[in-house]
SAM riboswitch aptamer (S box leader) from a marine sediment metagenome, 108 nucleotides, folded computationally.
RNAcentral holds the sequence, with entries from MGnify.
Of the family's consensus pairs, 91% are formed in the model.
The coordinates come from a structure-prediction model, not an experiment, and the mean pLDDT is 85.
It matches the Rfam family "SAM riboswitch aptamer (S box leader)". Gene Ontology term of the family: regulation of gene expression. About the family: The SAM riboswitch is found upstream of a number of genes which code for proteins involved in methionine or cysteine biosynthesis in Gram-positive bacteria.

RNA sequence: UUAUCGAGAGUGGUGGAGGGAAAGGCCCUGUGAAGCCACAGCAACCGGUUCAUGGCGACAUGAACGUCAGGUGCUAAUUCCUGCCCUGCACGAUGCGGGGAGAGAUGA
Numbered sequence: 001u002u003a004u005c006g007a008g009a010g011u012g013g014u015g016g017a018g019g020g021a022a023a024g025g026c027c028c029u030g031u032g033a034a035g036c037c038a039c040a041g042c043a044a045c046c047g048g049u050u051c052a053u054g055g056c057g058a059c060a061u062g063a064a065c066g067u068c069a070g071g072u073g074c075u076a077a078u079u080c081c082u083g084c085c086c087u088g089c090a091c092g093a094u095g096c097g098g099g100g101a102g103a104g105a106u107g108a
Stems, first nucleotide, its partner, number of pairs: 001108005010039005018028003023082003040075003045071002047068001048065007079103001084100006
């Protein structure tokens, strides 16, 4: 810089008090948090394979495949929710929605 973020997928060991990015909420947690290890799983971003089309070719584009022993990532809650801007409904207020920005995560 760019794509995606409403889906999906956990057990054991170790470890002992935190964790969910930060703030505010709201949650998870001694019926055992984070971290680490092992094994398992999910997904399909990259890579791979096959087919089609184009190309002299290198290759490009599209489709299919995870029964594909690869590189990452992920495996509570929508990125857990909200915040900032615009906007619909309702309105005393709280509230219920839509769009966008910002922040963050992951890949290339």